């Protein structure tokens, strides 16, 4: 270069069948409880769902073109 897969919170995923405020575990910070600390339990914060047009009343989801990975092939 061609082919495909995947990109969504600090990590690792759920949604991808088009409309709920986009969610869950770890992480983090606050509180209870402890003599401190961990560990359990309560609770906050933290996303312009890779960029960029198109489709649509309405897009994380559909399409397109481009970035960046990861396999295959040459």
């Nucleotide at each position: 270069g061609c082919g495909u897969c995947c990109g969504u919170a600090g990590c690792u995923c759920u949604g991808c069948g088009g409309a709920u405020u986009a969610g869950a575990g770890c992480a983090u910070c606050g509180g209870u409880u402890u003599u401190c600390g961990g560990a359990a339990c309560c609770g906050a914060g933290g996303g312009u769902c890779g960029u960029a047009g198109g489709u649509u009343c309405g897009a994380a989801u559909c399409c397109u073109a481009c970035c960046g990975g990861g396999c295959g092939c040459a």
Molecule: transfer RNA
Organism: bacterium